Annotation: c-di-GMP-I riboswitch aptamer from Methylophaga sp., 85 nucleotides, folded computationally. NCBI's taxonomy places the organism under Bacteria, Pseudomonadati, Pseudomonadota, Gammaproteobacteria, Methylophaga. It matches the Rfam family "c-di-GMP-I riboswitch aptamer". Its family is annotated with cyclic-di-GMP binding in the Gene Ontology. The model forms 85% of the base pairs in the Rfam consensus.
């Protein structure tokens, strides 16, 4: 210095819901609130899920293309605190 595990300390984040704002929408921002989280810090690279739009279709659905959302869906990249073993 790195990795894994455990026990502590100081702390950290904030689900659902409510209110207000933004967005056609998925959703998002702020405040309150805590379900939970050892990366629930960060990044849309890969996959999944969701939204909008154009075409195909008599129409719904489905499908093809395009543009988005989701990191608290999964993987992966990068980064971070800490006593003792």
């Nucleotide at each position: 210095a790195u990795u894994u595990a455990a026990c502590a300390a100081a702390g950290c984040c904030a689900a659902c819901c409510u209110u207000g704002g933004c967005g056609u929408g998925a959703g998002u921002c702020a405040a309150g609130u805590a379900c939970g989280g050892a990366a629930a810090g960060u990044c849309a690279c890969a996959g999944g899920u969701c939204u909008u739009u154009a075409g195909u279709u008599a129409g719904c659905g489905a499908u093809u293309g395009a543009a988005g959302a989701u990191g608290g869906c999964u993987g992966g990249g990068c980064u971070g605190c800490a006593u003792u073993u």